This is a predicted complex of two RNAs, RNase P RNA and transfer RNA, with 445 nucleotides together.
It holds a member of the Rfam family "Bacterial RNase P class A". Its family is annotated with dimeric ribonuclease P complex, ribonuclease P activity and tRNA processing in the Gene Ontology. The family's RNA type in Rfam is ribozyme.
Its mean pLDDT, the model's own confidence on a scale to 100, is 77.

[in-house]
RNA sequence: UAAGUAGGACAAAUGAUCGCGGCCCGGUUUUACCGGGGUGAGGAAAGUCCGGGCUUCACAGGGCAGGAUGCCGGAUAACGUCCGGUAGAGGCGACUCUAAGGAUAGUGCAACAGAAAUAUACCGCCACAGACAUCCGCUUGCGGGUGUCUGCGGUAAGGUUGGAAGGGCAGUGUAAGAGACUACCGCCUCUCUGGUAACAGAGAGGGCAUAUGUAAACCCCAUCCGAAGCAAGACCGAACAAAAGCGUUGACGUGGCCCGCUAGCUUUAGGUAGGUUGCUUGAGGUGACUGGCAACAGUCAUUCUAGAUAGAUGAUCAUUCGUUGCGAAAGCAGCUGACAUAACCCGGCUUAUCGUCCUGCUUAGUUU
RNA sequence: CGGGGUGUGGCGAAGUUUGGUAUCGCGCAUGGUUCGGGUCCAUGAGGCCUCGGGUUCGAAUCCCGACACUCCGACCA
Numbered sequence: 001u002a003a004g005u006a007g008g009a010c011a012a013a014u015g016a017u018c019g020c021g022g023c024c025c026g027g028u029u030u031u032a033c034c035g036g037g038g039u040g041a042g043g044a045a046a047g048u049c050c051g052g053g054c055u056u057c058a059c060a061g062g063g064c065a066g067g068a069u070g071c072c073g074g075a076u077a078a079c080g081u082c083c084g085g086u087a088g089a090g091g092c093g094a095c096u097c098u099a100a101g102g103a104u105a106g107u108g109c110a111a112c113a114g115a116a117a118u119a120u121a122c123c124g125c126c127a128c129a130g131a132c133a134u135c136c137g138c139u140u141g142c143g144g145g146u147g148u149c150u151g152c153g154g155u156a157a158g159g160u161u162g163g164a165a166g167g168g169c170a171g172u173g174u175a176a177g178a179g180a181c182u183a184c185c186g187c188c189u190c191u192c193u194g195g196u197a198a199c200a201g202a203g204a205g206g207g208c209a210u211a212u213g214u215a216a217a218c219c220c221c222a223u224c225c226g227a228a229g230c231a232a233g234a235c236c237g238a239a240c241a242a243a244a245g246c247g248u249u250g251a252c253g254u255g256g257c258c259c260g261c262u263a264g265c266u267u268u269a270g271g272u273a274g275g276u277u278g279c280u281u282g283a284g285g286u287g288a289c290u291g292g293c294a295a296c297a298g299u300c301a302u303u304c305u306a307g308a309u310a311g312a313u314g315a316u317c318a319u320u321c322g323u324u325g326c327g328a329a330a331g332c333a334g335c336u337g338a339c340a341u342a343a344c345c346c347g348g349c350u351u352a353u354c355g356u357c358c359u360g361c362u363u364a365g366u367u368u
Numbered sequence: 369c370g371g372g373g374u375g376u377g378g379c380g381a382a383g384u385u386u387g388g389u390a391u392c393g394c395g396c397a398u399g400g401u402u403c404g405g406g407u408c409c410a411u412g413a414g415g416c417c418u419c420g421g422g423u424u425c426g427a428a429u430c431c432c433g434a435c436a437c438u439c440c441g442a443c444c445a
Stems, first nucleotide, its partner, number of pairs: 001364010012320007020040002023037006042339001046350002049348005054229004066225005071085005086100001087098004101220002106218002108214003122159002124155003128151011167185002170182003186208001187206008233277004242268005253261002284303008321337001322335005369441007378394004388425001396412005418434005
């Protein structure tokens, strides 16, 4: 310098004017306005795919059904998340990926092709018997050889198909063959060593008895899971209607009393319209130190940063930044400038995203 | 906020449960029948089954993620 790999940060900036939602202060014609101050979206606020807090209901204990997860260890409030390892796969490498329990518990499925799909015997190879043909020998109807066909068997070495064909390969052996036997490799079992473990290494044994794949087919094993969700829930509560009581023998009201006037008045339960609360100080953020490989945990200091309710957080202008075009350059003209907008709150995952910057590492080349 | 369904030629559907050559109707094209058109008959074209990954020998179908469309529920005297 080029190519790559792993990770992190930012998410245009400043100013002016107008406007919007909460909060605080002040004022007024006092419950709605005015003035001032300060504050007001994200890395994903999104999808709602997991987990937890919180709330109401249910719940002695156990089981069935259903769902989820699935190498090992750790982190955590919890998780299907994260961290560190193991094994396997990919890459020259940095590094990345893996729904990675069980196919010797059982069942199912495997189109087409192929003889045969978990089982067989089409071709082939071989033994025996028979028939036919031919050759040879002679004791002339017998013996032997070769070939073809048929029958009955043996075999799974070889052949063809397929994603997959009864462990692989070499030898011994056999009529031909075959783990039938032997060595090596593979597989399984046991022991020892290292490791918390997954697992790794070494040794011995088993002749292979389990031996194609599929469990993101049913299923088996282990672990976990009560249901619903802030429109949860709690409090207050009109109007109309209802019930009870009082009242025209004058109640209530009319400022205390009297007269006068008048026909309604009071209370209650329910919890609708509506309001308040839940509501934002929290497994919170930032920094330092300590422990740990790390995820993370602990201690100390510091800090407070939206709470709307049909939903505020916007618009315009100027300068700069970015970007596109033209241009040798200065510059000029244009573009509006990613994805997207909180709705009870957190931890994750997934997906979208114009660009800019930073760090570690790898490979190749060049120079010193 | 919570939950469900659908996506297959131009249009409407089947096939997804149980993975194995994508099917049917209408429409379209060509030819025939007719004097001509319709009807009818015959032949044919047109699909990477919404998109991206994965499992599998093999995926429209099974699993994961995304996109689009669509439906339902809540509170209630």